Molecule: Bacterial RNase P class A
Organism: Deferrisomatales bacterium
RNA sequence: GGGGAGCGCCGGGCAACCGCUGUGCGCCUUGUGCGCGGGGAGGAAAGUCCGGGCUCCGCAGGGCAGGAUGCUGGAUAACGUCCAGUCGGGGCAACCCGAAGGAAAGUGCAACAGAAAGCAGACCGCCUGCCGCGCGUUCGCGCGCGGUCGGUAAGGGUGAAACGGUGAGGUAAGAGCUCACCAGCGGCCCGGGCGACCGGGCCGGCUAGGCAAACCCCAUCCGGAGCAAGGCCAAAUAGGGGAACGCGACGAGGGCUGCCCGCCCCAAGUUCCCGGGUAGGCUGCUGGAGGUCCGGGGUAACCCGGACCCAAGAGGAAUGGUUGCCGCCCCCCUCGGGGGGAACAGAACCCGGCUUAUGGCGCUGCCCGCCC
Repeated sequence: GGGGAGCGCCGGGCAACCGCUGUGCGCCUUGUGCGCGGGGAGGAAAGUCCGGGCUCCGCAGGGCAGGAUGCUGGAUAACGUCCAGUCGGGGCAACCCGAAGGAAAGUGCAACAGAAAGCAGACCGCCUGCCGCGCGUUCGCGCGCGGUCGGUAAGGGUGAAACGGUGAGGUAAGAGCUCACCAGCGGCCCGGGCGACCGGGCCGGCUAGGCAAACCCCAUCCGGAGCAAGGCCAAAUAGGGGAACGCGACGAGGGCUGCCCGCCCCAAGUUCCCGGGUAGGCUGCUGGAGGUCCGGGGUAACCCGGACCCAAGAGGAAUGGUUGCCGCCCCCCUCGGGGGGAACAGAACCCGGCUUAUGGCGCUGCCCGCCC
């Protein structure tokens, strides 16, 4: 100097003026008012992908269905998040990535190539026997070529994958057929670790393929809907209840009793009240798993204690603009200055994460090149 990795921080500052929107106080002219004071976006407010608080509904308990998660230990209100590890994979390295349970429960899948792809398989090759031909012969047979019945998974070739690897014995040729070592599988034991797992020893049968982001099995977790949740006040309207008037009569009707008398109830309509709940208003609403600093515990995530602080709360929805100075970056340059630029984006019940977008700065490792 170049490249790459991890972690952390910031997201311009101050002032003036003019606006916008809530809020406290005051005023009177009670209004969409005025004056003064004070507050007013983010690290992602975003995507709405997970998890929780809160609210209403449901609910004895359990199960089915459905969904999610899936190495171990820890953190947490909880998580699919985070921390620390294990194993596997990638990178020269710093470091990074992993849906990382089960394929000796069952079902299923595998294009193309290839002879054969799931209780495998004989295309070439290799080999015994038999037949034919040729050559040689010490007449026993041997060699070569072709055909045929078989044997053979060592060699070639195909494939992502061909039923362990290397060597020796063995054989007609071969083969875990046998043996040694190695890999791998299963069982038992010893040592270390809370554990995943690691290191080692013995035995067994000689070998068991892959895919579960295919169905499935196993373990754990999950009731549903969401602030347009929900609560309160309440013009209007429908239906409902009550009171008074109508009320005097005619009685359709009902009750006291089967009938008669008698008594009681009962209608439309008007007024009022209750109730209802629309428009509208209020609330939920921002003080909370809250922040900053200090001390302590823990490798860490995080937890505990103390002190201090209060930091938007709208409802078609405010949070903006101009100017000056300073800071940052870039360009020009007569080294005094001049010119230009500043990203992604914007709250809507709250909080913890993840993911995505985006401008810079700092620190600590790694690799390469050059110089001393």